A computed fold for a 73-nucleotide RNA from Baffinella frigidus, annotated as transfer RNA. It matches the Rfam family "tRNA". By type it is a transfer RNA. The RNAcentral record of the sequence draws on ENA. The coordinates come from a structure-prediction model, not an experiment, and the mean pLDDT is 80.

[in-house]
RNA sequence: GGUCCUGUGGUCUAGCGGUUAUGACAUCUGACUUUGAAUCAGAAGAUCGCGAGUUCAAUCCUCGCCAAGACCU
Numbered sequence: 001g002g003u004c005c006u007g008u009g010g011u012c013u014a015g016c017g018g019u020u021a022u023g024a025c026a027u028c029u030g031a032c033u034u035u036g037a038a039u040c041a042g043a044a045g046a047u048c049g050c051g052a053g054u055u056c057a058a059u060c061c062u063c064g065c066c067a068a069g070a071c072c073u
Stems, first nucleotide, its partner, number of pairs: 001072004006067002010025003018056001027043005049065005
């Protein structure tokens, strides 16, 4: 330098172009408990890596860039 793949809450993860982006763990609050753990109920937390484009509409399609990885040279 080239080809390919990945990027979504703190972590991991789901998501045919179409209603408010899914779930688990973690965090916080409450219930329960003598206290804690466990369990139950609830809450907060994502401008979907960045920018542009296509489209009535983009996490999803296209292009560029950034970051991590694999292979080739």